Overview:
Predicted 3D model of a 378-nucleotide RNA (Bacterial RNase P class A) from a soil metagenome. Its Rfam family is "Bacterial RNase P class A". About the family: Ribonuclease P (RNase P) is a ubiquitous endoribonuclease, found in archaea, bacteria and eukarya as well as chloroplasts and mitochondria. The sequence is in RNAcentral, with records from MGnify.
RNA sequence: GAGUCGGCCGGGCAAUCGCUGUUUCGGGGUAACACCCGGGGUGGAGGAAAGUCCGGGCUCCGGCGGAUCGGGUGCCAGGUAACGCCUGGGGGGCGCGAGCCCACGGAAAGUGCAACAGAGAGCAGACCGCCUAAGUCCCUCACGGGACCGGCAAGGGUGAAACGGUGCGGUAAGAGCGCACCGCGUCGGUGGCAACACGCGACGGCACGGUAAACCCCACCUGGAGCAAGGCCAAAUAGGGAAGUAGCCUCCGUCCGCAAGGGCGGGAGGCAGCGCUGAUCCGCGCGCGCUUCCGGGUAGGCCGCUAGAGGUUCACGGUGACGUGAAUCCCAGAGGAAUGAUUGCCCUCGACAGAACCCGGCUUACAGGCCGACUCCU
Repeated sequence: GAGUCGGCCGGGCAAUCGCUGUUUCGGGGUAACACCCGGGGUGGAGGAAAGUCCGGGCUCCGGCGGAUCGGGUGCCAGGUAACGCCUGGGGGGCGCGAGCCCACGGAAAGUGCAACAGAGAGCAGACCGCCUAAGUCCCUCACGGGACCGGCAAGGGUGAAACGGUGCGGUAAGAGCGCACCGCGUCGGUGGCAACACGCGACGGCACGGUAAACCCCACCUGGAGCAAGGCCAAAUAGGGAAGUAGCCUCCGUCCGCAAGGGCGGGAGGCAGCGCUGAUCCGCGCGCGCUUCCGGGUAGGCCGCUAGAGGUUCACGGUGACGUGAAUCCCAGAGGAAUGAUUGCCCUCGACAGAACCCGGCUUACAGGCCGACUCCU
């Protein structure tokens, strides 16, 4: 000088005036609370509060158990409440390197797909090319030449991909046709918990091309809805249910009393009330009224609501994620929604952005700055 990885911060200080949670003191208020007024103490956004993409707590609904369908995950081991997250390891790719990236099970079960180019795209293919040994025919005295029938995947060319690579032998030319080495496959051995690895052994001339974020197969996981979840208290009005009550007269029943009379009882009738009608009568219909209680539900209020898989420090175990133990701390909790404004001073002149039930992750946004470890070059 260039770079890689990890961690941290996210303007500071002061004064004044506010907002909001909580606590305390004084006063008022009440039967006691509640509540009101005033003062003091104290807490008051984030690393992502965001996207709502995963996982869980909590709540309600459903559910004996199991299966199918659907959905998800996908190398191995571990961590965790759980995960698609994290840690360590294996394999592959990139980088000189520190390091970074990877949906990374199965294509010798089946089905499907492969544009363009190309002769041929899957148990392939003679376009250019190479060969003329064997066979037939022709020319020639002969050597030899030509035609046919054919042979060849070594070379060229196309393509993302063309049915192992290099070399030697071999051949008419060629070819795992043969051999050596490399690669590959199967079986075994060794190491490893495993993924997997091996400069190990034997066998096989060598197939088994690619694609599963195509269907599919295999293994594992998997009920639904969400704090407007859900619970409690509970007006006014309307509506539902139950009980009681319902004036006056006559009669009746029954009880008390010698009697006058009185009590009880809707047992019967009539009147009164309302409607059919503006009025009266007749007729018909209604018993609608009042009181008390019950239950549902609305407005409204309260809870859920923040002490938690919690933070900090230390010790121990572990490569690590993390776990165990001890000490210590309490750190927003609103409900139209607080966390602000003004002034002064300073600096590097301040980015992305605002909690709404909670927690663990991932992803995305972000001015600038600090710290640590490491790599390469000079």